Model confidence (mean pLDDT): 88 of 100.
This is a predicted structure of a 491-nucleotide part of an RNA (small-subunit ribosomal RNA, 5' domain) from uncultured Thiogranum sp.

[in-house]
Context: one part of a larger RNA
RNA sequence: GAUUGAACGCUGGCGGCAUGCUUAACACAUGCAAGUCGAACGGCAGCGCGGGGAGCUUGCUCCCUGGCGGCGAGUGGCGGACGGGUGAGUAAUACAUAGGAAUCUGCCUAGUAGUGGGGGACAACCUGGGGAAACCCAGGCUAAUACCGCAUACGCCCUUCGGGGGAAAGGCUUCGGCCGCUAUUGGAUGAGCCUAUGUCUGAUUAGCUUGUUGGUGGGGUAACGGCCUACCAAGGCGACGAUCAGUAGCUGGUCUGAGAGGACGAUCAGCCACACUGGGACUGAGACACGGCCCAGACUCCUACGGGAGGCAGCAGUGGGGAAUAUUGGACAAUGGGCGAAAGCCUGAUCCAGCAAUGCCGCGUGUGUGAAGAAGGCCUGCGGGUUGUAAAGCACUUUCAGUAGGGAAGAUAAUGACGGUACCUACAGAAGAAGCACCGGCUAACUCUGUGCCAGCAGCCGCGGUAAUACAGAGGGUGCAAGCGUUAAUC
Repeated sequence: GAUUGAACGCUGGCGGCAUGCUUAACACAUGCAAGUCGAACGGCAGCGCGGGGAGCUUGCUCCCUGGCGGCGAGUGGCGGACGGGUGAGUAAUACAUAGGAAUCUGCCUAGUAGUGGGGGACAACCUGGGGAAACCCAGGCUAAUACCGCAUACGCCCUUCGGGGGAAAGGCUUCGGCCGCUAUUGGAUGAGCCUAUGUCUGAUUAGCUUGUUGGUGGGGUAACGGCCUACCAAGGCGACGAUCAGUAGCUGGUCUGAGAGGACGAUCAGCCACACUGGGACUGAGACACGGCCCAGACUCCUACGGGAGGCAGCAGUGGGGAAUAUUGGACAAUGGGCGAAAGCCUGAUCCAGCAAUGCCGCGUGUGUGAAGAAGGCCUGCGGGUUGUAAAGCACUUUCAGUAGGGAAGAUAAUGACGGUACCUACAGAAGAAGCACCGGCUAACUCUGUGCCAGCAGCCGCGGUAAUACAGAGGGUGCAAGCGUUAAUC
């Protein structure tokens, strides 16, 4: 000098665009953050409509009725593996780059062949029972795109090449069709796996290793493989730093620097890991699953003491820690996501608004004129000098802010949270808008008063013990400016 997710002190007008728990991966009250489909299904708790009945107060109340719009709960499907958060762990099961072969892939896409005929259940519901609750048990009825056989098999799987095995589901319809379902071959996308090279510090860590290194048989996986297992061999790694210990998410990048390099890894983007702590599997195309399940532990809460419930490192918000970091806001209008044939519903993703000079950028706080060089202040050699064209005065202007009127684009037919916002016009009046640090040298900027090695200053050198340009105040000056200085940190 440049820089910062900064903090602190003093000060503070406006706007745009960004950014905002770096500390306790500490604990969390409350609300919301993942649902959707009645065009898969049986149904009908509630609401509305229609129909019937009763009462009267003649337009209201009650009862019945799935007939209709729809729909709580339930069966079933798809989605809850995305999106969002955090960086604890991890020095290599990671990341970056370049390759590879032994794999899977829902939805999407191109093609081929099908979609025949049966069956038995279980929820809901009803009945009964247990429990404080969470919830649970027994009996009975029932539907399906839920479940299970049979038939069929171009292609598919297994094969000793003889043969063997395996599927399906319907719904809606304006009757044209549309959406589905099954098997399979490609594609696309996504994911898993392998190899090489690179990736911090310590030798005051020198030896490490027994599923360890390799082989054979078997098992397992979507897939190769000590991935697992039995047997056999005795290997494998290491001063080109193994092992151990410490530290750390990695990268694109960011900061600095002429570069080489050094430091860092906030926001944004890619990958990885984690979800109270530890372990485990289930379901599924995909998880060993943040707002799923089971077990153990710690903690919190409810309890009728028998037993139960919970997990903000989602968005807000609270306590705590800290020098320090925001609203318990609006909307699905846009972009995108889930479900749905669609209408649509959901979406703290997202888009916006709020708070903070935290940063960057832009603008303003007036302009011209004005010497009696006013008054006041300060200095003085008492003549004057300086503040200083500065002020006042006179003449103008109205950016921004203010008030009033109009008023978008963002939306392609409808739909705008932002928002009566941006922007345009009119009106009024210099009106509402300047501070901070420094002035001994480095280093731009000097005098007076007070103090008297005191009080104090200080980045280094050093100032202060009676004339201190170095302390404190004042006048004056210098530098930056809605900021200025200090501290911390990096180059």
Description:
NCBI's taxonomy places the organism under Bacteria, Pseudomonadota, Gammaproteobacteria, Chromatiales, Thiogranum.